The RNA shown here (Bacterial RNase P class A) has 367 nucleotides. Its mean pLDDT, the model's own confidence on a scale to 100, is 76.
RNA sequence: ACAGCAGCACGGAUGGUCGCGGCGAAAGCUGAGGAAAGUCCGGGCUUCAUAGGGCAGGAUGCCGGAUAACGUCCGGUGGAGGUGACUCCCAGGAAAGUGCAACAGAAAAUAGACCGCUAUGAGUGGGGUUCUCACUUAUAGUAAGGGUGGAAUGGCGGUGUAAGAGACCACCGGUCUUCCGGUAACGGAAGGCGCUGUGCAAACCCCAUCUGAAGCAAGACCAAACAGAGGGCUAUACGGUUGCCCGCCGUGCUCUCGGGUAGGUCGCGUUCCGGACUGGAAACGGUCCGGAGGAGCUGUUCGGUAACGGGCAGUCAAGAUAGAUGACCAUCUAUUACAUAACCCGGCUUAUAGUGCUGCUGUUGUU
Numbered sequence: 001a002c003a004g005c006a007g008c009a010c011g012g013a014u015g016g017u018c019g020c021g022g023c024g025a026a027a028g029c030u031g032a033g034g035a036a037a038g039u040c041c042g043g044g045c046u047u048c049a050u051a052g053g054g055c056a057g058g059a060u061g062c063c064g065g066a067u068a069a070c071g072u073c074c075g076g077u078g079g080a081g082g083u084g085a086c087u088c089c090c091a092g093g094a095a096a097g098u099g100c101a102a103c104a105g106a107a108a109a110u111a112g113a114c115c116g117c118u119a120u121g122a123g124u125g126g127g128g129u130u131c132u133c134a135c136u137u138a139u140a141g142u143a144a145g146g147g148u149g150g151a152a153u154g155g156c157g158g159u160g161u162a163a164g165a166g167a168c169c170a171c172c173g174g175u176c177u178u179c180c181g182g183u184a185a186c187g188g189a190a191g192g193c194g195c196u197g198u199g200c201a202a203a204c205c206c207c208a209u210c211u212g213a214a215g216c217a218a219g220a221c222c223a224a225a226c227a228g229a230g231g232g233c234u235a236u237a238c239g240g241u242u243g244c245c246c247g248c249c250g251u252g253c254u255c256u257c258g259g260g261u262a263g264g265u266c267g268c269g270u271u272c273c274g275g276a277c278u279g280g281a282a283a284c285g286g287u288c289c290g291g292a293g294g295a296g297c298u299g300u301u302c303g304g305u306a307a308c309g310g311g312c313a314g315u316c317a318a319g320a321u322a323g324a325u326g327a328c329c330a331u332c333u334a335u336u337a338c339a340u341a342a343c344c345c346g347g348c349u350u351a352u353a354g355u356g357c358u359g360c361u362g363u364u365g366u367u
Stems, first nucleotide, its partner, number of pairs: 001363010012332007020031004033338001037349002040347005045215004057211005062076005077091001078089004092206002097204002099200003109153001114146002116142012154172002157169003173195001174193008219266004228257006237251005270293010294316001296315008
């Protein structure tokens, strides 16, 4: 320099004008994302259900660890790919049972003789004359070779044989036992066993572990008014006028039903508790102060290979309900991707213009 591998960050900025949601009396403060998305997992929370146990259904499936939890993450093991950095894998059981293996092929599970090879018998023909060769056919042997297939009962070389065959032998592979290393998956070594029942469980199934259901439209709370109905008290009554008395003014007053309705509030944005002030009929809201917590965020430090955990400091930032978070102008090279919260959190998956950074690999060249 070129080609590549892995990881991370940003996702326009500043100013002005106008507009919108939340809070507030006002001034003013505050107002989307890395995925807010898909709604695929896990959890919080809520209501219902629930003695205990089991069946069915669903999910997961090498080992160890992390975590509130997970099907997620981290670190390993084994396998596959790449020269390499590195990447990928639903990675338990086929000797419990059932099922399937298209096409091709002789045969695909009760494994299997189509060609070939070999032996014997018969026939035909040639040579020769105690025999032998070729062809045809029948029977038997053979899983070495050919051919089919994704897959044909370990591979390869030798011994052996009529020809062959783990029939036997060496090496490789497999499996069992022991020892060594490792928490384990597993790895290494030695010895035994010729290795007899091929593959598919991303077919049913079996084994082990986990699993109650539905979801914020969950759910909780407050609660009128008019008409009308019923009960009570009624001028020594009830209400107002200054807290009380007198005085003065007014005339029905009050409770329940109507109705847990209309409507509203909370859940809901750090959470909870206490206090003060304030708004509201109430549920409850707002501001300030103090305290306790959090599976939130940022920084730092310690432990750990890492995921992550502990400590300390700071901070806690939209909350709508027809649903706000926008438009225009100026400058910076500037028109600019994917996309717009709807209870919250941890993940996964998918989309993403453009820009920047870090570590590593291969090849070539120069010093």